[in-house]
This is a predicted structure of a 77-nucleotide RNA (c-di-GMP-I-GGC riboswitch aptamer). Model confidence (mean pLDDT): 85 of 100. The model forms 95% of the base pairs in the Rfam consensus.
RNA sequence: CAUGAUAAAGGCAAACCCGUCGUAAGGCGGGGGCGCAAAGCCGCGGGCCCCAGUGGGGGGCAGCCGGGCUGCCAAGG
Numbered sequence: 001c002a003u004g005a006u007a008a009a010g011g012c013a014a015a016c017c018c019g020u021c022g023u024a025a026g027g028c029g030g031g032g033g034c035g036c037a038a039a040g041c042c043g044c045g046g047g048c049c050c051c052a053g054u055g056g057g058g059g060g061c062a063g064c065c066g067g068g069c070u071g072c073c074a075a076g077g
Base pairs, nucleotide, nucleotide: 001077003074004073011036012035016031017030018029019028020027021026034063040069041068042067044066045065046064047061048060049059050058051057
């Protein structure tokens, strides 16, 4: 530099349940654990979802794809 192993240390946490905030999508906290090598962070491009209603919009999903920034460990090359 590249790569990601039936490895190891450490990490995250889907569905579902409880609480809470929100009109909703959904967020946050606790339990849980399907999975994840960026499942860390950023709505920048596409996509999807909700609200409003046809006028331009407002909101959400980073665990849909791409992009940007940052980063742990390490067999083999």